[in-house]
SAM riboswitch aptamer (S box leader) from Gracilibacillus oryzae, 102 nucleotides, folded computationally. The sequence was found by an Rfam model in a public genome assembly. The coordinates come from a structure-prediction model, not an experiment, and the mean pLDDT is 80.
RNA sequence: CACUUAUCCAGAGAGGUUUAGGGACUGGCCCGUUGACACCUCAGCAACCAGCAUUCGAUGCAUGGUGCUAAUUCCAGACGGUUUUAUUACCAAAGAUAAGGA
Numbered sequence: 001c002a003c004u005u006a007u008c009c010a011g012a013g014a015g016g017u018u019u020a021g022g023g024a025c026u027g028g029c030c031c032g033u034u035g036a037c038a039c040c041u042c043a044g045c046a047a048c049c050a051g052c053a054u055u056c057g058a059u060g061c062a063u064g065g066u067g068c069u070a071a072u073u074c075c076a077g078a079c080g081g082u083u084u085u086a087u088u089a090c091c092a093a094a095g096a097u098a099a100g101g102a
Stems, first nucleotide, its partner, number of pairs: 001101001003100006013042005021031003025077004043069003048065003051061004073094001080091003
């Protein structure tokens, strides 16, 4: 990082460093000098992969590899498709993460 598959209305924060932006994109709406975002430490959440146990259907544990810890992926939008009395519900698309993978 092209591509494939799965998931995304649940869950989980303190301290330190730094300083003006941040929430992917556009619009909205929020967060932020009472210090956000980012990074580090510790803690936690979750259970995708490995591992282990029970078992052969899967369940459990949380040791390791990731991931995550404002707001539903914050909301809406984004060629197009299905559906409904109804832009009503959904798919798809986009994005994120995991496991594969040239």